[in-house]
Context: one part of a larger RNA
RNA sequence: CGGUGGUUAAGGAACUCUGCAAAAUGGCCCUGUAAGUUCGCGAUAAAGGGCGCCUGAGCAAUCAGGCCACAGAAAAUCGGCACCAGCGACUGUUUAUCAAAAACACAGGACUCUGCGAACUCGUAAGAGGAUGUAUAGAGUCUGACGCCUGCCCGGUGCUGGUAGGUUAAGGAAGAGGGUUAGCAGCAAUGCGAAGCUCGCAACCGAAGCCCCAGUAAACGGCGGCCCUAACUAUGAGGGUCCUAAGGUAGCGAAGUUCCUUGUCGGGUAAGUUCCGACCUGCAUGAAAGGCGUAACGACUGGUGCACUGUCUCAACCACCGACCCG
Numbered sequence: 001c002g003g004u005g006g007u008u009a010a011g012g013a014a015c016u017c018u019g020c021a022a023a024a025u026g027g028c029c030c031u032g033u034a035a036g037u038u039c040g041c042g043a044u045a046a047a048g049g050g051c052g053c054c055u056g057a058g059c060a061a062u063c064a065g066g067c068c069a070c071a072g073a074a075a076a077u078c079g080g081c082a083c084c085a086g087c088g089a090c091u092g093u094u095u096a097u098c099a100a101a102a103a104c105a106c107a108g109g110a111c112u113c114u115g116c117g118a119a120c121u122c123g124u125a126a127g128a129g130g131a132u133g134u135a136u137a138g139a140g141u142c143u144g145a146c147g148c149c150u151g152c153c154c155g156g157u158g159c160u161g162g163u164a165g166g167u168u169a170a171g172g173a174a175g176a177g178g179g180u181u182a183g184c185a186g187c188a189a190u191g192c193g194a195a196g197c198u199c200g201c202a203a204c205c206g207a208a209g210c211c212c213c214a215g216u217a218a219a220c221g222g223c224g225g226c227c228c229u230a231a232c233u234a235u236g237a238g239g240g241u242c243c244u245a246a247g248g249u250a251g252c253g254a255a256g257u258u259c260c261u262u263g264u265c266g267g268g269u270a271a272g273u274u275c276c277g278a279c280c281u282g283c284a285u286g287a288a289a290g291g292c293g294u295a296a297c298g299a300c301u302g303g304u305g306c307a308c309u310g311u312c313u314c315a316a317c318c319a320c321c322g323a324c325c326c327g
Stems, first nucleotide, its partner, number of pairs: 001322008010313002014311001019308001027051005036041001038145001052067006068072001080306007087298002092104002108143007120129003146293004151223003156220002158216005165211003171205002175201001177199004183192003224242005251285001252282001263279005
């Protein structure tokens, strides 16, 4: 000097990113117990009191008297508590080896597909799972208890349905053309050239699909701008105009979302970029990528208080183990 334990005057979070760590609390019996609430809970809420041994009485519970200690749940084991918010309903699950969470799952909700040799999945196939199940079933996707709700847009993309018209493959195919040549012509060169064979071309007939016409948003998604206006001012119920498929409804809102921003006001502090309550000017909220609430729950996250403390003011000492010195 370091490690692991222990004690500490006065103060008591002044430490620090943060009460990290430590301290404190702790058992049983009795009393008592708030807001809130889904009436189950919250709750061991909180806050208090008692606790050993002997003698006697009593069935016992217990009561009366007495005794010892600093200390009677005598050791060990063994909740700190409360308040305000955020997120997730909850118990669960997870990154074996830096993340346990507001991530995943979850009951519940919704949409879509599937009539059974089901859809779907694996396999080239046979076959198998689904299921020895049968729509109160199975599969896929999203949401995520519960409460109140879930607005507008089908123009684009997707899906579903429709089929008059347009487009359209293989295939079929009238027809025209090219090659070849029996033959004919010619002295020859060569020319013409039927049938057959052959080579491409091809009117026309050809489905689904696409175009087209509808439906569908708890399908993918989207949900405006400018100008003016009320008898102070300010504001703008209202009006005008342009654009759009439709212009964001309820709710919430400087938010885990707010750039400007430590917004402004209020609360808490002597002092508060955090926190809580408001406001709304939402850079860039918003309704199953759900919106807003919510008792209970949480080794979750932020803020506050009480208790308690060597976290600190500010360090000291003790024990053991190292380091170090000597052998």
Large-subunit ribosomal RNA, domain IV from uncultured Pirellula sp., 327 nucleotides, folded computationally. It matches the Rfam family "Bacterial large subunit ribosomal RNA". The sequence was found in a public genome assembly. The organism belongs to Pirellula, within Bacteria. Its mean pLDDT, the model's own confidence on a scale to 100, is 88.